This is a predicted structure of a 394-nucleotide RNA (Bacterial RNase P class A) from a Gemmatimonadales bacterium. It matches the Rfam family "Bacterial RNase P class A". Rfam classes the family as a ribozyme. Of the family's consensus pairs, 97% are formed in the model.
């Protein structure tokens, strides 16, 4: 220098002005609001999908089992997780590095298309070998061809996959038939917390794949989501209780005035009237509930910085900061200057550039609504680091 791998930070450029929007505080103003002024705070790395894990909330809840769902190598981190870190194993890459639902296929069931002879207690198309017979050639040994009986699975061919692989011995030809190495299984030892790895001995191959098919094993799991939940509470209508001859104009008491109202049944009585029951209007109290208001609500497993421990995820200590809380739902618009990118032009030149004024642009995905921790998905671009490979120079 080129190509590549990987980690992190930022993210509608910066500053100022004018107008405007939501929250808070202060001052003025008001009985209290309204209103006016000032100060201050005001979107994201994903606020998104709502997929996991929690806090918080209410409901349910003796105990056990079943069904169902999810998770699935080991260790650690964490409030917790299906997340993260480190490690193991497998696959990919020349490497840095990347990817992995990564328990069990000798408990059982199912499935394995096409091709192929045969696809799971296997099978023989081509082929190889032996023997018998017939024919042809040859003096003969024997060779060729055909057919029949048997042996074999080495070679060819099919397939994603063919019943261990490679080499040697052996054989009529072959074959774990025998041997060595590799693989596999099993046992032991060593290292490691473990997953697992290494080594040794034995077996002689017996055991194809698929569990993101059923299944088996182990573990986890009650529901509900801030429209959760709590509090205050009109008007109108309704329910219950009281009072019931007074009530209202009038917030409280008194007086005056005005307006409205003063029911029914039964019994007693000669009558005036009295008693009992039911109870209208009105009034008083209580209950549920609607509108509306308040709360939950934003200080939190919190942000930033430093030091310490740890390979790391992360943890501990100290300091410092307060950082949106709307409820038709705010976070915007315009102007100027600077910076950057780009376009065309003029002047000058020692041809490397320099100077002058001008035009255009500054973008992607997206946008809080109870709050956190993750994952996933979307995204124009900028900046900083680490590592690998190749080339050149010293």
């Nucleotide at each position: 220098c080129a190509g590549g791998c990987u980690g992190g930070a930022c993210g509608u450029g910066a500053u100022g002005g004018u107008c405007g929007c939501g929250g808070g505080c202060c001052g003025g103003g008001u009985c209290a609001c309204a209103c006016c002024g000032g100060c201050u705070c005001g979107a994201g790395g994903a606020a998104a999908g709502u997929c996991c894990g929690a806090g918080c909330u209410c409901c349910a809840c003796c105990g056990g089992g079943u069904a169902g769902a999810c998770u699935g190598c080991c260790a650690g981190g964490u409030a917790a997780c299906g997340c993260c870190u480190g490690g193991g194993c497998g696959c990919c890459g020349g490497a840095a590095g990347g990817c992995g639902a990564c328990g069990g296929a000798a408990a059982g069931g199912g499935c394995c298309a096409c091709a192929g002879a045969a696809a799971a207690c296997a099978g023989a198309c081509c082929g190889c070998c032996u023997c018998a017979c017939a024919c042809g050639g040859g003096u003969a040994a024997c060779c060729g061809c055909g057919c029949g009986a048997g042996g074999c699975a080495a070679g060819g061919g099919u397939g994603a996959a063919a019943c261990g692989g490679u080499g040697g011995g052996g054989u009529a030809a072959g074959a774990g038939c025998c041997c060595a190495c590799c693989g596999c299984g099993c046992c032991g030892c060593u290292g490691g917390c473990a997953a697992c790895a290494g080594c040794g001995a034995c077996g002689g191959c017996a055991c194809g794949g698929u569990a993101a098919c059923c299944c088996c094993c182990a573990g986890u799991c009650g529901g509900u989501g801030c429209a959760a939940g709590g509090c205050c509470a009109a008007a109108u209508a309704u329910g219950c209780g009281g009072u019931g001859a007074g009530g209202c104009g009038u917030g409280a008491c008194c007086c005056a005035c005005g307006c409205c109202g003063c029911g029914g049944u039964g019994c007693c009585g000669a009558a005036g009237g009295g008693c009992a029951c039911c109870a209208c209007a009105g009034c008083c109290g209580c209950g549920g509930g609607u509108a509306g208001g308040c709360u939950g609500c934003u200080c939190g497993a919190g942000g930033c910085g430093g030091c310490c421990g740890g390979u790391g995820a992360c943890g501990g200590c100290c300091g410092u900061c307060c950082c949106a809380g709307a409820c038709a739902g705010a976070u915007g618009a315009c102007c100027a200057u600077c910076u950057c990118u780009u376009c065309a032009g003029g002047g000058u030149u020692u041809c490397g550039g320099c100077c002058c004024g001008g035009g255009a642009g500054a973008a992607a995905c997206a946008g809080a609504a109870c709050u956190c921790g993750g994952c996933u998905u979307a995204c124009g671009g900028u900046c900083c680091g680490g590592c690998c490979u190749g080339g050149c120079c010293g």